c-di-GMP-I riboswitch aptamer from a Nitrospirota bacterium, 103 nucleotides, folded computationally. The coordinates come from a structure-prediction model, not an experiment, and the mean pLDDT is 81. The source organism's lineage runs through Bacteria, Pseudomonadati and Nitrospirota.
[in-house]
Formats: sequence, C1' cells, structure tokens
RNA sequence: UUUCCGAAAAGGUAAACUCUGAGUAAUCAGGGGGCACAAAGCCACGGGUCUUUUCUGAUACCUUUGUCUAUGAGGUAAUUGGAAAGAUAGCCGAGCUGCCGAA
Repeated sequence: UUUCCGAAAAGGUAAACUCUGAGUAAUCAGGGGGCACAAAGCCACGGGUCUUUUCUGAUACCUUUGUCUAUGAGGUAAUUGGAAAGAUAGCCGAGCUGCCGAA
C1' cells in the first nucleotide's frame, strides 16, 4: 500500500408517522421525526415487487339481430390476463466510487 474483516474514534444517512407541494397512480421533493443502516453513497444493467391516464383479450350483465335457439354487433360496471409506459437502489444480484484501521 492492497484485500478480507468490523473493535474503537470522527462523522454520515434517515424508517414508520406527520405537514406542504407534484403526479391518474405507484411514488417523488422539501420541513419535522428516528426505526434502523459499514456502503441505507451513486447507478434502472439482470431478476423480483408495485402502478395504470393509454391499448388489447377473456368472463358477467344489458340492448339489438333472430319465431325459438344458435350466431353477429354495440354498450356498461367489476374481475382477470397481456402490451406499453412508469415507479422501486431501505427487495436481491451486477457495476462504479468512498471515511477509519484494533484483533
């Protein structure tokens, strides 16, 4: 000096909650607050999770077509699947950078 590791010291960040603002929302920014954190510094590259103003399929119901049924078309609210866009770094991994130095 470097790597592993994390005693001590100097510091740092800031969960839930709350106030204000932005956003359809997830969430984000600032003030208060302090759960916790050796990278809880940065980064959306790979997974996971979350959101839906937009598009699309299915289910249910209604209307219409129809003598009845079948079939087709349209509409409505809810649920669900997908696309696309977005969010999350204090979900995990990868990458970059970094304070101190006992065993």
Annotation:
Its Rfam family is "c-di-GMP-I riboswitch aptamer". About the family: GEMM was predicted in a large-scale screen for bacterial structured RNA regulatory elements.